A computed fold for a 76-nucleotide RNA from a Deltaproteobacteria bacterium, annotated as c-di-GMP-I riboswitch aptamer. Model confidence (mean pLDDT): 85 of 100.
RNA sequence: UCAAGAAAAAGCCAAACCUGCCGUGAGACAGGGACGGAAAAUUGCGGGUCUUAUAGGAGAUAGCCGGGUUGCCUUG
Numbered sequence: 001u002c003a004a005g006a007a008a009a010a011g012c013c014a015a016a017c018c019u020g021c022c023g024u025g026a027g028a029c030a031g032g033g034a035c036g037g038a039a040a041a042u043u044g045c046g047g048g049u050c051u052u053a054u055a056g057g058a059g060a061u062a063g064c065c066g067g068g069u070u071g072c073c074u075u076g
Stems, first nucleotide, its partner, number of pairs: 002076004012037002017032004022027001035063001041069003045066003048061005
């Protein structure tokens, strides 16, 4: 550097739900909470889905799929 893996070790994140708060909304943020995750880190680039308006468009979803970038440990 490349590939594979999560058995070990050190760690990390946090679904649903509840509370608060923001938003027309999908949904986001904070706290609690753990279904799960080897990138459940990051990026709206392609697709899908959702919201809004309704030619156009704008927004959300990265824990829907794929791609880009970065990263711990082990083995080869």

It was read from a public genome assembly, where an Rfam model found it. The model forms 94% of the base pairs in the Rfam consensus.